[in-house]
This record gives sequence, structure tokens and C1' cells, in this order.
RNA sequence: ACGCGAGUAGCAAAGAGGUAAUGCACUUCCCUGUUAAGGAAGACACCGUAGGUUCGAAUCCUACCUUGCGUG
Repeated sequence: ACGCGAGUAGCAAAGAGGUAAUGCACUUCCCUGUUAAGGAAGACACCGUAGGUUCGAAUCCUACCUUGCGUG
């Protein structure tokens, strides 16, 4: 330099045009002599950045950023 993949909540991780699941963690309550475990409820991501397409974009297109792998 070129090619391919990844970037979504504190962490992990699904979602492949119709407005974002799940687990752990967190908050409150129950239970327990206390902790842990268990039970119930709740809060948390406008999706790496900026444009474009579309009635509608995490999803499609373009450029860039970060990161991993490969080729030379």
C1' cells in the first nucleotide's frame, strides 16, 4: 500500500429496512441471624464518526477513525 473481518448499555452479546433482545453487573424490595444463594420489580445503548439513499437506516451505499487477520 492492498484485501477481508470487527466496532451496539459498565462487560459480554443478538438483531441483516418498520424504530434495539438476552446474560452478568447495577438500584429497590422479599427471603435469610449476617453474607452468599434464591425470588419479585426497575433503570441503563438515538448502535465508532460524518454524509448519502429511503416514507422509514443499527441494518443499504460512500468516506474517515479505531482494532484484528492476511498478501506483497
Transfer RNA from a Nitrospiria bacterium, 72 nucleotides, folded computationally. The RNAcentral record of the sequence draws on ENA. The source organism's lineage runs through Bacteria, Pseudomonadati, Nitrospirota and Nitrospiria. Its Rfam family is "tRNA". Rfam classes the family as a transfer RNA.